Small-subunit ribosomal RNA, 5' domain from an uncultured eukaryote, 567 nucleotides, folded computationally. Its mean pLDDT, the model's own confidence on a scale to 100, is 80. It matches the Rfam family "Eukaryotic small subunit ribosomal RNA". Gene Ontology terms of the family: structural constituent of ribosome and ribosome. Its Rfam clan is "SSU clan".

[in-house]
Context: one part of a larger RNA
RNA sequence: UAUGCUUGUCUCAAAGAUUAAGCCAUGCAUGUCUAAGCAGAAGCCGUACUACGGUAAAGCUGCGAAUGGCUCAUUAUAUCAGUUAUAGCUUAUUUGAUAGUCCCUACUACUUGGAUAACCGUAGUAAUUCUAGAGCUAAUACAUGCGCUAACUCCUGACUGCUCUGCGGAAAGGACGUAUUUAUUAGAUACAACCAACCCUUCGGGUUCCUGGUGAAUCAUAAUAACUGAGCGAACCGCAUGCUUCGGCGGCGAUGGUUCUUUCGAGGUUCUGCCCUAUCAGCUUUCGAUGGUAGUGUAUUGGACUUCCAUGGCGUUAACGGGUAACGGAGAAUUAGGGUUCGAUUCCGGAGAGGGAGCCUGAGAAACGGCUACCACAUCCAAGGAAGGCAGCAGGCGCGUAAAUUACCCAAUCCUGACACAGGGAGGUAGUGACAAGAAAUAACAAUGCGGAGCCUUCGGGUCUGGCAAUUGGAAUGAGUACAAUUUAAACCCCUUAACGAGGAUCAAUUGGAGGGCAAGUCUGGUGCCAGCAGCCGCGGUAAUUCCAGCUCCAAUAGCGUAUAUU
Numbered sequence: 001u002a003u004g005c006u007u008g009u010c011u012c013a014a015a016g017a018u019u020a021a022g023c024c025a026u027g028c029a030u031g032u033c034u035a036a037g038c039a040g041a042a043g044c045c046g047u048a049c050u051a052c053g054g055u056a057a058a059g060c061u062g063c064g065a066a067u068g069g070c071u072c073a074u075u076a077u078a079u080c081a082g083u084u085a086u087a088g089c090u091u092a093u094u095u096g097a098u099a100g101u102c103c104c105u106a107c108u109a110c111u112u113g114g115a116u117a118a119c120c121g122u123a124g125u126a127a128u129u130c131u132a133g134a135g136c137u138a139a140u141a142c143a144u145g146c147g148c149u150a151a152c153u154c155c156u157g158a159c160u161g162c163u164c165u166g167c168g169g170a171a172a173g174g175a176c177g178u179a180u181u182u183a184u185u186a187g188a189u190a191c192a193a194c195c196a197a198c199c200c201u202u203c204g205g206g207u208u209c210c211u212g213g214u215g216a217a218u219c220a221u222a223a224u225a226a227c228u229g230a231g232c233g234a235a236c237c238g239c240a241u242g243c244u245u246c247g248g249c250g251g252c253g254a255u256g257g258u259u260c261u262u263u264c265g266a267g268g269u270u271c272u273g274c275c276c277u278a279u280c281a282g283c284u285u286u287c288g289a290u291g292g293u294a295g296u297g298u299a300u301u302g303g304a305c306u307u308c309c310a311u312g313g314c315g316u317u318a319a320c321g322g323g324u325a326a327c328g329g330a331g332a333a334u335u336a337g338g339g340u341u342c343g344a345u346u347c348c349g350g351a352g353a354g355g356g357a358g359c360c361u362g363a364g365a366a367a368c369g370g371c372u373a374c375c376a377c378a379u380c381c382a383a384g385g386a387a388g389g390c391a392g393c394a395g396g397c398g399c400g401u402a403a404a405u406u407a408c409c410c411a412a413u414c415c416u417g418a419c420a421c422a423g424g425g426a427g428g429u430a431g432u433g434a435c436a437a438g439a440a441a442u443a444a445c446a447a448u449g450c451g452g453a454g455c456c457u458u459c460g461g462g463u464c465u466g467g468c469a470a471u472u473g474g475a476a477u478g479a480g481u482a483c484a485a486u487u488u489a490a491a492c493c494c495c496u497u498a499a500c501g502a503g504g505a506u507c508a509a510u511u512g513g514a515g516g517g518c519a520a521g522u523c524u525g526g527u528g529c530c531a532g533c534a535g536c537c538g539c540g541g542u543a544a545u546u547c548c549a550g551c552u553c554c555a556a557u558a559g560c561g562u563a564u565a566u567u
Stems, first nucleotide, its partner, number of pairs: 001563005009439003015432001016399001022397003026394003031063002037060002043055004061418001070352003080273003086267001090265001096260002108235001112143002119135001122132003153175004159169004177232002179228001181226006199206002212219001234255001237253003242249002275323003282314003289311004294306003327349003331342004354375002357372003377388001379386002405430001407429003413426001414424003445473003448469003452465001454463003478507001480500002482497001484496001510556005515537002521551001523550004532539002
C1' cells in the first nucleotide's frame, strides 16, 4: 500500500502518484473603476445645479491575464544542493531624486487635426465569442504642435590698438537640453630645495591653492568633433477656491513622462557533490570536436553562429555507451555506532500542458483556459464549411490490487485590477473517508452469602485486604432522541443545555490463537494418513494437547488477521 472480518464516542486528517503524461460530455476555474481618462443609452432617479445633475448597462482606453493551481513524461554533470562572480547583463511595478535650451515659421496656444467603437438602421450564413455595407459621436486612444526663457562657454571673425616674427581688443554670425552611434581628451599623486610667476603684505615673510570610487576597469563623471532626427522635454483629470499692484500670481491631489537609484526578480556563471553496469575500452573531430583571430547575433558573455588558422579535448581516479519500475533537494522509515531503504506527494528549484516545431503581443512567454502549421485523436453540419485540447475544480469512460461531491462561500488567509466597493474551484466550509495519528465508553459502589492470604488473638473473634455470585439495593453516567442558545458567510459538528434516555433476554466487542518456537487445555463429541491443519518443525492410519465443533482459557483490543515491499 492493498484486502478480509469487526466498528459506540470525540479530536485530527491523507486521498486516481504506482497501471494509461490514456481519452473526455457538461458546468465553473481571470478579470478589473475611483472625487480624479472617455457618457447625448432614444436606461433609471431627480427636478430649475436645467447650459441639465446623480447613478449607470454597453463600448473605447489603461492594467492584469508570464502569478496561482495541476502533474512528474522527459532528464544522469543535465536538473538540483551548497558556494562564487556578473568589471559580462536586463528589469513593468514599488521607493527616492530628476528636464529654463524644442529652429526658422506670419502663427490657435483659453487648447490644433482626422478617425473609430458602443448607438441607430440595412444585410449574409445550417452554423461560431463569424462578419459586411450605410449613418453619427468622444479621449490620458491615434496624431500634430507653440510660447513664457536666460546666462556662461566654444568656434569663425569684418575691422582695430600697441613698444609690430609678437601681444591684445572686437561688431557680426554660428554652435551649445537630454537621449542614439563612433572617435578623441581629462579622470593626477613619494618629499623637499632652486629658478620664474602670481596674490596678500605689518616688507620679516606667507601661497592651504583641485581631481569621486575599486584589489583591479576602456568605471562613475565631464569635455571636444561629428552622427541619428523615428525617444523625451504634459494641447491631461478631480477637489477647493485664496491673494492682487487688476496685468496676473496661486493650493492639495490623480495620471503620464526621460535618466539615475532602489525593490521584486530574471538570465547566464565558478568550485565541489549523483544510482546500476566492462556480457560497454577507447570516445570526439566531414555537418564545431578543443583553442586562437575577426565579425554576426544577443539584454550581455561564449563555437552560440560565420570566416581564416592551429590540432587539439576526454579516458581504468571508468571517458563513451547502455539501463533506471530516475525530476533534484529539504526530508521519511529503520538503526548501539557505522549504515540500509524510501523521497510522485502540501516547502524550494526544474520541466510539461496530446506529440514535435514556429510565432505575435508584452517589462516579462518560445505562453497553450494565446495564435499558426504538421502528425495522432476527435465534435457539429443543410456536406459548402466550422470548432477543439481537464497533468485546474467537480464529474464520466478506460485502466487496473488500487483512490471522494458534477455541493456552499469569498466570512478568514492572501492575490489581481482603474480598486476601502469587483473577481478569485488560489483558498476556506461542509460531504465521502477504519490512509495514518491522538484521547478513551461497554460499567462503578454497597449490603448479604461463600470461602482465602497476612497480622493480633483472651481461640469467642477482631483488623486489614483482595476474589467469587442466575441474590438484593439504590446512586452515577453518557451513546442515542431533542426545545433552545452558541457556532458559522449560512449551516453542520464540537463545547453548553431544558425534557426523555440501563438491569442481563440489553444500549450484548471483536479478531486471531491454545504441541513447540509463543501466552493459553493431556476437557467432551465427530473424523480416521480421509477431510483438513501447519510461516518452520510437524499433526491426522479408532483414546488427535495441532483437523471439524461445544465448553474453557490466552493475546491485542475499537480494533485484529492476511499478502506484498522495506529496515